[in-house]
RNA sequence: AGAGUUUGAUCCUGGCUCAGAACGAACGCUGGCGGCGUGGCUAAGACAUGCAAGUCGAACGGGCUAUGCAAUUGAGUAAUCGAGCGUAUAGCUAGUGGCGAAAGGGUUAGUAAUGGAUAGGUAACGUACCCUGCACUUCAGGAUAGCGUCUAGUUACUUCGGUAACUUUCCGAAAGGGGCAGUAAUACUGAAUAAUGUCAUUUGUUGAUAGACAUUUGACCAAAGAUUUAUCGGUGCGGGAGCGGCCUAUUUCCUAUCAGCUUGUUGGUGAGGUAAUGGCUCACCAAGGCUAUGACGGGUAGCGGGACUGAGAGGUUGGCCCGCAACAUCGGGACUGAGACACUGCCCGGACCUCCACGGAGGGCUGCAGUAACGAAUAUUGCGCAAUGAGCGAAAGCUUGACGCAGCGACGCCGCGUGUAGGAUGAAGUUCUUCGGGAUGUAAACUACUGUCAGGGCUAAGAAAGUCCGUCUCCGGACGGAUUGAUCUACCCCAGAGGAAGUCACGGCUAACUUCGUGCCAGCAGCCGCGGUAAGACGAAGGUGGCAAGCGUUGUUCGGUAUUACUGGGCUUAAAGCGUGUGUAGGCGGAAGAGUAAGCGUUUUGUGAAAUCCCUCGGCUUAACCGAGGAAUUGCUUGACGAACUGCUUUUCUUGAGGCAAGUAGGGGUGUACGGAACUCUUGGUGGAGCGGUGGAAUGCGUAGAUAUCAAGAGGAACGCCAGAGGUGAAGACGGUACACUGGGCUUGUUCUGACGCUGAGACACGAAAGCGUGGGGAGCAAACAGGAUUAGAUACCCUGGUAGUCCACGCUGUAAACGAUGAAUGCUAGUCGUCGGAAAGCUCGUCUUUUCGGUGAUGCAGUUAACACAUUAAGCAUUCCGCCUGGGGAGUACGGUCGCAAGAUUAAAACUCAAAGGAAUAGACGGGGACCCGCACAAGUGGUGGAGCAUGUGGUUUAAUUCGAAGAUACGCGAAGAACCUUACCUAGCCUUGACAUUGGUAGAAUCUUCCAGAGAUGGAGGAGUGCCUGCUUGCAGGAACUUGAAAACAGGUGCUGCACGGCUGUCGUCAGCUCGUGUCGUGAGAUGUUGGGUUAAGUCCCGCAACGAGCGCAACCCUCGUCGUUAGUUGCUAACAGUUCGGCUGAGCACUCUAGCGAGACUGCCUUCGCAAGGAGGAGGAAGGUGAGGACGACGUCAAGUCAUCAUGGCCCUUAUGGCUAGGGCUACACACGUGCUACAAUGGGGCGUACAGAGAGUUGCGAUACCGCGAGGUGGAGCUAAUCUCAUAAAGCGUCUCUCAGUUCGGAUUGAUCUCUGCAACUCGAGAUCAUGAAGCUGGAAUCACUAGUAAUCGUAGAUCAGCAAUGCUACGGUGAAUACGUUCCCGGGUCUUGUACUCACCGCCCGUCACACCAUGGGAGUUGAUUUCACCCGAAAUCGGGAAGCAAACCUUCGGGAUGCUACCGCUUACGGUGGAAUUAGCGACUGGGGUGAAGUCGUAACAAGGUAACC
Repeated sequence: AGAGUUUGAUCCUGGCUCAGAACGAACGCUGGCGGCGUGGCUAAGACAUGCAAGUCGAACGGGCUAUGCAAUUGAGUAAUCGAGCGUAUAGCUAGUGGCGAAAGGGUUAGUAAUGGAUAGGUAACGUACCCUGCACUUCAGGAUAGCGUCUAGUUACUUCGGUAACUUUCCGAAAGGGGCAGUAAUACUGAAUAAUGUCAUUUGUUGAUAGACAUUUGACCAAAGAUUUAUCGGUGCGGGAGCGGCCUAUUUCCUAUCAGCUUGUUGGUGAGGUAAUGGCUCACCAAGGCUAUGACGGGUAGCGGGACUGAGAGGUUGGCCCGCAACAUCGGGACUGAGACACUGCCCGGACCUCCACGGAGGGCUGCAGUAACGAAUAUUGCGCAAUGAGCGAAAGCUUGACGCAGCGACGCCGCGUGUAGGAUGAAGUUCUUCGGGAUGUAAACUACUGUCAGGGCUAAGAAAGUCCGUCUCCGGACGGAUUGAUCUACCCCAGAGGAAGUCACGGCUAACUUCGUGCCAGCAGCCGCGGUAAGACGAAGGUGGCAAGCGUUGUUCGGUAUUACUGGGCUUAAAGCGUGUGUAGGCGGAAGAGUAAGCGUUUUGUGAAAUCCCUCGGCUUAACCGAGGAAUUGCUUGACGAACUGCUUUUCUUGAGGCAAGUAGGGGUGUACGGAACUCUUGGUGGAGCGGUGGAAUGCGUAGAUAUCAAGAGGAACGCCAGAGGUGAAGACGGUACACUGGGCUUGUUCUGACGCUGAGACACGAAAGCGUGGGGAGCAAACAGGAUUAGAUACCCUGGUAGUCCACGCUGUAAACGAUGAAUGCUAGUCGUCGGAAAGCUCGUCUUUUCGGUGAUGCAGUUAACACAUUAAGCAUUCCGCCUGGGGAGUACGGUCGCAAGAUUAAAACUCAAAGGAAUAGACGGGGACCCGCACAAGUGGUGGAGCAUGUGGUUUAAUUCGAAGAUACGCGAAGAACCUUACCUAGCCUUGACAUUGGUAGAAUCUUCCAGAGAUGGAGGAGUGCCUGCUUGCAGGAACUUGAAAACAGGUGCUGCACGGCUGUCGUCAGCUCGUGUCGUGAGAUGUUGGGUUAAGUCCCGCAACGAGCGCAACCCUCGUCGUUAGUUGCUAACAGUUCGGCUGAGCACUCUAGCGAGACUGCCUUCGCAAGGAGGAGGAAGGUGAGGACGACGUCAAGUCAUCAUGGCCCUUAUGGCUAGGGCUACACACGUGCUACAAUGGGGCGUACAGAGAGUUGCGAUACCGCGAGGUGGAGCUAAUCUCAUAAAGCGUCUCUCAGUUCGGAUUGAUCUCUGCAACUCGAGAUCAUGAAGCUGGAAUCACUAGUAAUCGUAGAUCAGCAAUGCUACGGUGAAUACGUUCCCGGGUCUUGUACUCACCGCCCGUCACACCAUGGGAGUUGAUUUCACCCGAAAUCGGGAAGCAAACCUUCGGGAUGCUACCGCUUACGGUGGAAUUAGCGACUGGGGUGAAGUCGUAACAAGGUAACC
């Protein structure tokens, strides 16, 4: 610091996603050690059990225990044993009393301000314990806890069972309560004394108030003792410290789909209350107070120091630690106290739980552990008060789940280890492989070392502190002794490589690759996307990369993201300028001077707690961690100084703005009046058959007289020409003429005012068309509607009619692609050319020139822009103000509010869903867009196909099999240039399994030839003949080469699959003229230029021009054949001349000619005329040939995943006693049918008979086969010649001549069938060809449609060849003979090329794409209602409690004349009020039959709305 993803590619806009860091985390796999931290984020839901607040006997009276003394006394002869009043010492202790319990600890429910933070105030306050100062500490009294006691005792009587009387005559399960008697205090009460205290009062100084200081007079208020001999207490009043209460300012989340809120409300007076101010409370008075700088309401939330992230600014967050707040089961309340409205206090009311003897009673873990529940998830019912702190105490000390430690958890951070060095035959194993080898890999083994951690042993500091005792003391303390550790262990020693590595990834982003398995399955995935038989993306393995006791995943936050933009974005077309103006608040504001000092700057005061962050130093072996010091804390605040800028005050100015005067242009607005053309209607005249309308028609009108035409009349609407990129207006908009009223602009001026300005949230006004209301009006036009057409349909386009409406008046609506898709204002920044309205200057005085102000256009520089483009009328450079935008869809929709008569407008979401949607430009492709051009493309012609019969191929059907492939053009007489067997791949049956074929090793044998048997044959069985060649040594063996054989392996074999894995070859566009490159230039770029343009050509052929200059593949040429001539050569060819002749170039002879086949020549727009700049064109001459002379071969970059795995080759997969191999027979030849390609015909331009003429090119030894003979013929016999310019196939046919047929299913046509033959071949049944005789079908020129051909062509006629035993050939490929017609031309059909234009297409129009309907799923709106929650209003009820009232009831202290009084208390009453109840309202949430639209889905249905002129231009 960026990257991926929209496209065929590009630039931009814009979203989504990733790489980073962090965490109180969780989950998966794994797990050696230690240190330091950290750990219920969910149910402020419920809690068993234990502990978490006590302490003081030096405040008090008792009690208990121990000991001593001991009155009294029992037993015993006594010693002695025992009880024990009382008292002393020591210890413990329930209770009274004091202090504490308001701290510490927990949690974050509530709270948007009664809170927090920062800075202040308190002249409006309090304060126990602590420090300090002054003063005091006198006398008296009555109670009450504790303790004791309270249905049993006494007396009498008695039948000994009981009875009677008396008494301070207890209850309860429990918790607890009650009576009686008596008692203490530092408990309580009274009295005394007292001021620098409090209250009242006098005066003075000062101050902002009720203050401070000083002062006069009067009234009032206190106390407690303890142990001991020195302290600790107690009371009053000052001061301090610390801690609090209250108040103020600033700041502190979202929401306006919450806009008005408020009655104790705002203020005053008085009173009450409080420590204290205050409507804090009450009575009365006034009617205020808050709010767009967001009141009130709703939602959410503890706040800060800080933490995380970030370059920063910011954003998010508030767990641990620290500060503040709030809460303690929920709600209310007060008491005590210095302090509470009190977590482990009290009272009351709810809910819940527990105990119960049913009468009642008890409880509160959001303390530490712990439990169940919840949940993805969070620990031990541990040890200790040794340390640090807290409470109490004089102290020892006690208490302390604060705290210190330990335990559990890789939850986090940090550190260490799992060895180190050497070690190649690069071991084995595994894996890949091109089979050679490579990788794992110095890794291991092996050798030599080391010793951290874990293990064992030994053992410090942490306690230099504290406490007690003793001694000394200058009272500060010093010395000596004793004593205090819950917990953990550093360092050191021992032994021995021993006990210690995983996890994620490996397509791109993103470091890291192969094999196998799977086959759109299983699965992966953060985004793009992988997977449909060769997956680097799934799963496994090997290998590799990253991190490492961890690694991944998930979640969340910030970052990247300038994607909310203060730093730091935008608004013509991508999202985004309000339709336009006037104007309020607000924001901003011209020039000069003076003052001020609010902002601002410099400096300064205080604060900004500590911790954290940063720097330095230090302590743990290091680090994390900890300690010390510093810096920082960007903030608020105090004072001083400054005065440039902003503000404020003030004095001026004229340039901004406005006024005035004089001119001036105009469809600016409103109203009234008038006008002509056109149109329709009415009346009348003329006239007489149609009119009208369309692509073509019809509906319609018309003989009841239309249309047409003339005249008259009526009516409504709109205003031709002028008229213009022209004018006016804020915009919408405004167009006949005249008049009236009226708004604004512009120009000029030596004029006036003096900043009066700009913008403008709300607000107000105007605002096309359509629409609505009321009343008019209604000619034309014309939604709806009707009819006629069109169409598959046509609720449309076209036509005939036609109502609202369009028009007027008044009112509403308030929207448009209301557009320049461009807010308003001001200033600045090159020009040129038009045009409208003014003014000025100049001269040559004009229809002139120049300058200037204001509008309105074109072009263009700088600059800007993603580009297109804008460019003084900015989209440039700046300033001010307003409005608006933040991915696409859902949606400008729902709900709510406001407006409206309604239609609807305005404001305006969410769930859900996608990874895009979009802008500009580029290259293509396409268009029922345009321009130019070409082609047998059309047209002009000729002949066909489509109808018939047959041949052949295909489809379909059939079949055991009818093998396979080819499928629009570019499959279909195609692969196949030959299916009876073979071919043959198919079917049936019978057989073989190292195989029919190849290589290697090994056994046996030469090879080879041949007989018989079984069988359909393959094959099997039984025999016979036969021993070769080469080399070594050499008798005989051994080896080798080819061949054969049985067995065993590796392997063979496959016309099995994939042409969508491939090579090669081929078709097609297309013999169309195109396709590219280098350098340069232009463009941000894709790309463009060149290659476009003007001409020309068959041609990107050539010329000219040109930011291009050159080049390549194509075109052309070079090659072959044909056409003319020359030359060379002369057999098998030829024969002019000569000779012979059987008359046949036959022979001699010749090479002249023809011919043959080599080499050359020839044609180049070269020459002439003409047009043109040129290229080139037109015409002509000459020439065998003239403008590429004719034909062929030759096929650019590429397209169709075109065709072929069955020509061949080949990757992968599959079969291996079979999908391989052999054999026989069958099939590929089937046959209701459909199509393609052909042949033969339908006849007289013909058929038949007879006669007769002229080719070219081929083939031939397994061959062609002559003459001759036989057969009607196919053919047979036979074998001359020929390896071919020699011989043969081999008669060419149409043609020509002549005879006949005479228009008919025929003397046309020949299918079909019968009979008899011939040939080939092992073999013609399925299934060959041919011959003869007989038979004689359809067919009389072919519907829609469609094909080929432009000259030696079409048409027509025959000939030959390949394949081949024969043949299905009418096919294919060649050859020659005869030999036409037509082309005006490019409008149309098809195909192609170039340029241009539009595009929402790029798989490229066979494209893309819209809506209804049907189905499935998802979220959501409405909905009769229903169930909650919250808030609120009214009323009812009204606990506890404070406050007020208050007894005739009750009462220890004081007074008393003893009667009572003072005072207090209670019952009771009143106000307030929690909970609860009833009714209403508002908000909000859940569910809801049914219903609305929306979204998403595979290949559903119907149409074809949009994109091209999208076939009616589209859109608002």
The prediction has a mean pLDDT of 83. Predicted 3D model of a 1516-nucleotide RNA (small-subunit ribosomal RNA) from an uncultured bacterium. Its Rfam family is "Bacterial small subunit ribosomal RNA". RNAcentral holds the sequence, with entries from ENA.